[in-house]
Context: one part of a larger RNA
RNA sequence: CUCUGCUUAAGGAACUCGGCAAAUUCACCCCGUAACUUCGGGAGAAGGGGUGCCGGCGUAAGCCGGCCGCAGUGAAUAGGCCCAACCGACUGUUUAUUAAAAACACAGUUCUGUGCGAAGGCGCAAGCCGAUGUAUACGGAAUGAUGCCUGCCCGGUGCUGGAAGGUCAAAGGGAGUGGUCAGCGCAAGCGAAGCUACGAACUCAAGCCCCAGUAAACGGCGGCCGUAACUAUGACGGUCCUAAGGUAGCGAAAUUCCUUGUCGGGUAAGUUCCGACCUGCAUGAAAGGCAUAACGAGUUGGGCACUGUCUCAAGCAGAGACUCG
Numbered sequence: 001c002u003c004u005g006c007u008u009a010a011g012g013a014a015c016u017c018g019g020c021a022a023a024u025u026c027a028c029c030c031c032g033u034a035a036c037u038u039c040g041g042g043a044g045a046a047g048g049g050g051u052g053c054c055g056g057c058g059u060a061a062g063c064c065g066g067c068c069g070c071a072g073u074g075a076a077u078a079g080g081c082c083c084a085a086c087c088g089a090c091u092g093u094u095u096a097u098u099a100a101a102a103a104c105a106c107a108g109u110u111c112u113g114u115g116c117g118a119a120g121g122c123g124c125a126a127g128c129c130g131a132u133g134u135a136u137a138c139g140g141a142a143u144g145a146u147g148c149c150u151g152c153c154c155g156g157u158g159c160u161g162g163a164a165g166g167u168c169a170a171a172g173g174g175a176g177u178g179g180u181c182a183g184c185g186c187a188a189g190c191g192a193a194g195c196u197a198c199g200a201a202c203u204c205a206a207g208c209c210c211c212a213g214u215a216a217a218c219g220g221c222g223g224c225c226g227u228a229a230c231u232a233u234g235a236c237g238g239u240c241c242u243a244a245g246g247u248a249g250c251g252a253a254a255u256u257c258c259u260u261g262u263c264g265g266g267u268a269a270g271u272u273c274c275g276a277c278c279u280g281c282a283u284g285a286a287a288g289g290c291a292u293a294a295c296g297a298g299u300u301g302g303g304c305a306c307u308g309u310c311u312c313a314a315g316c317a318g319a320g321a322c323u324c325g
């Protein structure tokens, strides 16, 4: 010097990204216990008091009297607590070997497919799963307890439906055309049948076009100008564009660039935090919106208690390092 452990005056988070680590608390009995709440909880809330031994009484719980120590759950084992916010309802699951979470799952909700040899899936097939189930079932997708709710747009894309019309493959069809050569012609040339190479009209499926529906399908949800008897603001008006122009909520937010926005609270002092405001760069309703008791080795801010985290270091014990052997 390193590691592990123990103690420490005064102070008590001044340490630090952050109370990380350590300390406090701890068992049992009694008293007592708030907001909030889904009435179950919260709750071991918080906060107090007691605990040994001897004798008497008592079935006992216990009561009374006495005794000792610094100390009686006499050693060891054995919650620190509170307030507020965010996220996720919850118990669960996860990156075997740097991430346990706000991620995944979840009951609940919705849409959609499927009538049974079901849809869907595995397999070349046979066959099997689904299921010895049958729409209160099974598959797929999204959301994610509960409460209050879930606005507008079907123009684009998708899906569903549509006995018309347009387009349209192979196939069918065979108008017609070319080659060849019997024949005809002085020649140029014409040219039957056959063979051969092409081949128009016409018939015709799905799809697409087209017409509708559908957003808890993929998705989307404006701009400019003017206006009220101080000013400011603009309920109101005009105009352009759109499929429709963001409703209720929430909002400097896990989303706010400008930004340490402004105001209030907390501090002597607060880029964090809490409550408001709304000018939302770029919130917003099942990629759900907003609330929410309980829960969380989650994230953030504050407080009490407690402490060698620190002011500021010291001592002790053990194991190493180091020296000698």
Base pairs, nucleotide, nucleotide: 001320002319003318004317005316006315007314008313010311011310014309019306027051028050029049030048031047036041038145052067053066054065055064056063057062068072080304081303082302083301084300085299086298087296088295092104093103108143109142110141111140112139113138114137120129121128122127146291147290148289149288151221152220153219156218157217158214159213160212161211162210165209166208167207171203172202176198177197178196179195180194183190184189222240223239224238225237226236249283250280261277262276263275264274265273